Predicted 3D model of a 526-nucleotide part of an RNA (small-subunit ribosomal RNA, 5' domain) from Kordia jejudonensis. Model confidence (mean pLDDT): 83 of 100. Rfam family: Bacterial small subunit ribosomal RNA. Gene Ontology terms of the family: structural constituent of ribosome and ribosome.
Context: one part of a larger RNA
RNA sequence: GGAUGAACGCUAGCGGCAGGCUUAACACAUGCAAGUCGAGGGGCAGCAUAGAUUGCUUGCAAUCUGAUGGCGACCGGCGCACGGGUGCGUAACGCGUAUGAAACCUACCUAAUACAGGGGGAUAGCCCAGAGAAAUUUGGAUUAAUACCCCAUGGUACUGUGAUCUCGCAUGAGAUUAUAGUUAAAGAUUUAUCGGUAUUAGAUGGUCAUGCGUUCUAUUAGUUAGUUGGUAAGGUAACGGCUUACCAAGACAUCGAUAGAUAGGGGCCCUGAGAGGGGGAUCCCCCACACUGGUACUGAGACACGGACCAGACUCCUACGGGAGGCAGCAGUGAGGAAUAUUGGACAAUGGAGGAAACUCUGAUCCAGCCAUGCCGCGUGAAGGAAGACUGCCCUAUGGGUUGUAAACUUCUUUUAUAGAGGAAGAAACGCAGAUACGUGUAUUUGUUUGACGGUACUCUACGAAUAAGGAUCGGCUAACUCCGUGCCAGCAGCCGCGGUAAUACGGAGGAUCCAAGCGUUAUCC
Numbered sequence: 001g002g003a004u005g006a007a008c009g010c011u012a013g014c015g016g017c018a019g020g021c022u023u024a025a026c027a028c029a030u031g032c033a034a035g036u037c038g039a040g041g042g043g044c045a046g047c048a049u050a051g052a053u054u055g056c057u058u059g060c061a062a063u064c065u066g067a068u069g070g071c072g073a074c075c076g077g078c079g080c081a082c083g084g085g086u087g088c089g090u091a092a093c094g095c096g097u098a099u100g101a102a103a104c105c106u107a108c109c110u111a112a113u114a115c116a117g118g119g120g121g122a123u124a125g126c127c128c129a130g131a132g133a134a135a136u137u138u139g140g141a142u143u144a145a146u147a148c149c150c151c152a153u154g155g156u157a158c159u160g161u162g163a164u165c166u167c168g169c170a171u172g173a174g175a176u177u178a179u180a181g182u183u184a185a186a187g188a189u190u191u192a193u194c195g196g197u198a199u200u201a202g203a204u205g206g207u208c209a210u211g212c213g214u215u216c217u218a219u220u221a222g223u224u225a226g227u228u229g230g231u232a233a234g235g236u237a238a239c240g241g242c243u244u245a246c247c248a249a250g251a252c253a254u255c256g257a258u259a260g261a262u263a264g265g266g267g268c269c270c271u272g273a274g275a276g277g278g279g280g281a282u283c284c285c286c287c288a289c290a291c292u293g294g295u296a297c298u299g300a301g302a303c304a305c306g307g308a309c310c311a312g313a314c315u316c317c318u319a320c321g322g323g324a325g326g327c328a329g330c331a332g333u334g335a336g337g338a339a340u341a342u343u344g345g346a347c348a349a350u351g352g353a354g355g356a357a358a359c360u361c362u363g364a365u366c367c368a369g370c371c372a373u374g375c376c377g378c379g380u381g382a383a384g385g386a387a388g389a390c391u392g393c394c395c396u397a398u399g400g401g402u403u404g405u406a407a408a409c410u411u412c413u414u415u416u417a418u419a420g421a422g423g424a425a426g427a428a429a430c431g432c433a434g435a436u437a438c439g440u441g442u443a444u445u446u447g448u449u450u451g452a453c454g455g456u457a458c459u460c461u462a463c464g465a466a467u468a469a470g471g472a473u474c475g476g477c478u479a480a481c482u483c484c485g486u487g488c489c490a491g492c493a494g495c496c497g498c499g500g501u502a503a504u505a506c507g508g509a510g511g512a513u514c515c516a517a518g519c520g521u522u523a524u525c526c
Stems, first nucleotide, its partner, number of pairs: 001526004006522005013378006019371002021336001026334003030331003035078003040075002043071002047069003050065007085289003094214008104206002109202007117151004127140005157182011187194003215261003222252003227249008264286004268279004291312005314325004342368001344367003350364001351362004381412004392402004418462005426453001431448008470515005475496003481510005491498002
């Protein structure tokens, strides 16, 4: 000199953009953060509409009907493995980069081919009877499905046994063909769509393996027995000591094994002419974690943040028998700390889940609030104005200098502020109503509807200099000097150093200098 997720002190007008618990991965009150589908099913608790019956007060009341819109709870499907948070652990194929899988998987999506036959038994819910303070839960009867099960049909699927051909980079891979065996399916509706089953291919996403790179300590020198390899078996989506039995004795290491310490990695960021040095906030990619430890289930995918089970610590409820819980999601609270924000709005846009769609959900996201934390921009007036006033301060030859065009005053201007009026873009879709083409739901097209921010941005009008400047420094480094007070005291100080009676260095004043809505100080990095 540059920089920062900064803090502290003094001060503070506005706008835009960005950023905002670095510490205790400490503990959490409350609310919200993941649901959706009635076009899968039994249905109808509640709401609304409609209808029917009855009564008599003649427009009210009661009862019934799933008929319609819709719909609490239940079964079922998909989602909940994403999105969001944090950086504990990890020195590792974790990350980065480059390859490979002839050793693999992949729901939803796209394309192609084929199929979808016949049966069966249940089980929630509802109802009934209980238990319990509650959480919740037991028994009985009865019932449905795109829930579950059986048989059939299967081939380009799988398995076994053969044959032939092609190719490769070794293990081998692919194709064709014969034969035997095995495994499917679901219907709904607005009747042509959605959905279902099997297989192949694509795409997407993932998993695994390998080369190279990836901190400090030798005051850590030896480490290792599933350890290294082989055979067989098991297991996996898949290869593999991944696991097991047997056999062999290997494997790693001074080019640093093992051990200990520290640490998420990268893109990037700061600095620097570069080489380097330091860092890993915000944003993007990957990884890991979800009170602590362990485990599996379901599923295409988890060993699962707002799922389950077990154990532990902690908190809460209790009728003392027993139960409930997990903010490192968004806000918010306490604690810690020098220090870090609202218990806000909207799904209008983008994206996601479900759904045929309307639509619902979405603390993702988009916005708004707070904070000078940073960067950028604007303003606090402009021009004129000398008797160079008064005051203050300084000098003194008693006159001068400075403050100082500064002020007053004159003439203007009105950014911003204030008041009033108008007022967006972001939006185009979906949907609704039509038209055209093909043909019967697709494509194109016309009109119309849809804004949280927000009465915001922006524009116009009115008024009036009106609403708006401070901080540090002035001995040298280093831009800027005098007076008074003090007297090695009080104090200053980044370094040199200053102060003991004339201090340009302390404190105050006047003046000046540098920055400026900021200025200084501290901390940290180059």